[in-house]
RNA sequence: GGGGGUGUAGCUCAGUGGUAGAGCAUUUGACUGCAGCUCAAGCGGUUCCUUGGUCAAAUCCAGGUGUCCCCU
Numbered sequence: 001g002g003g004g005g006u007g008u009a010g011c012u013c014a015g016u017g018g019u020a021g022a023g024c025a026u027u028u029g030a031c032u033g034c035a036g037c038u039c040a041a042g043c044g045g046u047u048c049c050u051u052g053g054u055c056a057a058a059u060c061c062a063g064g065u066g067u068c069c070c071c072u
Base pairs, nucleotide, nucleotide: 001071002070003069004068005067006066007065010024011023012022013021018055026042027041028040029039030038048064049063050062052060
């Protein structure tokens, strides 16, 4: 220098155009002598940024950027 993958909750990740989810973590309650385990409920999101097209975008187009891989 060229090409490709990827960015969604504190962490690991789902989600192929129609109200954004799971597990773990965290908070509260039940249980317990206290805790743990288990069970129940809750909290937590500018879907990396900008833009285009669409009635409607996390999802499709373009540019930028972080990160990973390959080639040189």